[in-house]
Order: sequence, then structure tokens, then C1' cells
RNA sequence: GCGCCUGUAGUGAAGUGGAUAUCACGUCACCCUCCGGAGGUGGAAGCCCGAGUUCGAGUCUCGGCAGGCGCG
Repeated sequence: GCGCCUGUAGUGAAGUGGAUAUCACGUCACCCUCCGGAGGUGGAAGCCCGAGUUCGAGUCUCGGCAGGCGCG
């Protein structure tokens, strides 16, 4: 330099172009308990960036950026 893949809460992952974007762990508050690092209830937190297509984009297209794999 070229090709391919990936990018979604703090972490790891789901997510047919149409519901308020889902789950686990973590985190915070409360409850429970002699105590909590166990158990229960509830909350906060996210689509890598910018354009385009569309009535509607996490999803499709283009260009960047970052990471991974391969080739030279």
C1' cells in the first nucleotide's frame, strides 16, 4: 500500500428498515439480615464520527477514524 471483518451502557454480547434499543455482569439507592461480599425491589448509563437514501436508519450506501486478520 491492497483486500476482508468488526465498532451498540463501565465490561461482554443480542438486535427482519417501523414498540419506549434487549440481556448478563458491574454500578447506585432502598429493603432484608446480627453483618453483607448472599438474597429481593427499583434507578442511572449506550448505537465510533460525518454525509446520503427513505415517510422512517443501530440496521442500507458513501467517506473518514479506530481495532483485528490476511496478502504484498
A computed fold for a 72-nucleotide RNA from Anaerolinea thermolimosa, annotated as transfer RNA.
RNAcentral records the identical sequence in 5 taxa.
Rfam family: tRNA.
Lineage of the source: Bacteria > Bacillati > Anaerolineae > Anaerolineaceae > Anaerolinea.